[in-house]
RNA sequence: AAGGCGGGUCGGACGGUCGCUCCUGAUUUUCAGGAGAGGAAAGUCCGGGCACCGAAGGGCAGGACACUCGCUAACGGCGAGGCUCCGGUUGGGUAACCAACUGGGGACGGAAAGUGCCACAGAAACGACACCGCCCUGCACCUUUUGUGUAGGGUAAGGGUGAAAUAGUGCGGUAAGAGCGCACUAUCCGGUGUGGUGACACAUCGGAUGGGUAAACCCUGUCCGGUGCAAGACCAAAUUGGGAAUCGGACUGGCCCGGUCCAGAUGAUUCCCGGGUAGGUCGCUUGAGACCGCGGGUAACCGCCGGUCCCAGAGAAAUGACCGUCACCCGUAAGGGAGACAGAACCCGGCUUACAGACCCGCCUUCAAA
Numbered sequence: 001a002a003g004g005c006g007g008g009u010c011g012g013a014c015g016g017u018c019g020c021u022c023c024u025g026a027u028u029u030u031c032a033g034g035a036g037a038g039g040a041a042a043g044u045c046c047g048g049g050c051a052c053c054g055a056a057g058g059g060c061a062g063g064a065c066a067c068u069c070g071c072u073a074a075c076g077g078c079g080a081g082g083c084u085c086c087g088g089u090u091g092g093g094u095a096a097c098c099a100a101c102u103g104g105g106g107a108c109g110g111a112a113a114g115u116g117c118c119a120c121a122g123a124a125a126c127g128a129c130a131c132c133g134c135c136c137u138g139c140a141c142c143u144u145u146u147g148u149g150u151a152g153g154g155u156a157a158g159g160g161u162g163a164a165a166u167a168g169u170g171c172g173g174u175a176a177g178a179g180c181g182c183a184c185u186a187u188c189c190g191g192u193g194u195g196g197u198g199a200c201a202c203a204u205c206g207g208a209u210g211g212g213u214a215a216a217c218c219c220u221g222u223c224c225g226g227u228g229c230a231a232g233a234c235c236a237a238a239u240u241g242g243g244a245a246u247c248g249g250a251c252u253g254g255c256c257c258g259g260u261c262c263a264g265a266u267g268a269u270u271c272c273c274g275g276g277u278a279g280g281u282c283g284c285u286u287g288a289g290a291c292c293g294c295g296g297g298u299a300a301c302c303g304c305c306g307g308u309c310c311c312a313g314a315g316a317a318a319u320g321a322c323c324g325u326c327a328c329c330c331g332u333a334a335g336g337g338a339g340a341c342a343g344a345a346c347c348c349g350g351c352u353u354a355c356a357g358a359c360c361c362g363c364c365u366u367c368a369a370a
Stems, first nucleotide, its partner, number of pairs: 001366010012326007020036007038341001042352002045350005050228004057257004062224005067081005082108001083106010109219002114217002116213003131159002133155009167185006186209010232282004240274008248262004289309005294303003328337003
């Protein structure tokens, strides 16, 4: 310098004129002042606030989570750490491998409770059937050795297949090999000691080393009442005719048990056909609120610490139009453009998805220079 990957911030501002909605004030036919759509408002995926439910009690089913410790109103969220995997740089070692720094990922309990699955390739993917091979012995052939073919025996070190093939490296040993032996390394299980809240780490001793997969069924542990602003409260209007069925009906996802309450055939519930009414007000924005400072904490965050601010509340849907200046992009200039994803609907904390362009941080590859 070029290319690529990951993460983050912004994604227009100011003034004037006119128009719309809300709030405050007033001298109220109007006037003045103030405010007015996002980082995701999207998805409706989680968690809550709030509202309602007479027991919301127990169980089953169902759902979620799953390394440790913290944060939070809570969460499937966030922070830090542990372990592990994939890289980069440097150092040690014959090697396997180890250590330090650094970038990224992890849906991270259990495979020794059980049942499944591991395609294709390969000899073989649950006890390992030998494809090419290596070694020994016998026989036959051949120009001696060497070699070739065949029969029997031994073997799994080398090659091949694969995501994975009796854990690996080195030395010895053997007819040829193999933990066959030794030294070392890695992983797992257990004991002891030290450090840590803990997951775990380090040291030492002993043992084992053919699997993998639970985002397969499953097992273990923990948690979960439900419905939702079309929740709900108040006012107003209407509240009817006929037919049929049952003997109860109600208790807010499903089923069972239990319990409570109402009713008693002049009752209760359900179904079918027809007719009538259905308008308004509230809920509705002052909050687990925002910003600044101080203190605590590695951080997420917290403070019964201080200060400043009010920052949409529409109701079929307002938050706009024009002009000027600055900023942005193209252009030498004049001048032109103004482009992304996209619009609040009770509110809040997260997650996921979309995004033209500009900027910032980190990493990887290639090239060049010193």
Background:
This is a predicted structure of a 370-nucleotide RNA (Bacterial RNase P class A) from a Caldifarciminota bacterium. The same sequence occurs in records of 2 taxa. The gene name in the source record is rnpB. Its Rfam family is "Bacterial RNase P class A". Rfam classes the family as a ribozyme. About the family: Ribonuclease P (RNase P) is a ubiquitous endoribonuclease, found in archaea, bacteria and eukarya as well as chloroplasts and mitochondria. NCBI's taxonomy places the organism under Bacteria, Pseudomonadati, Caldifarciminota.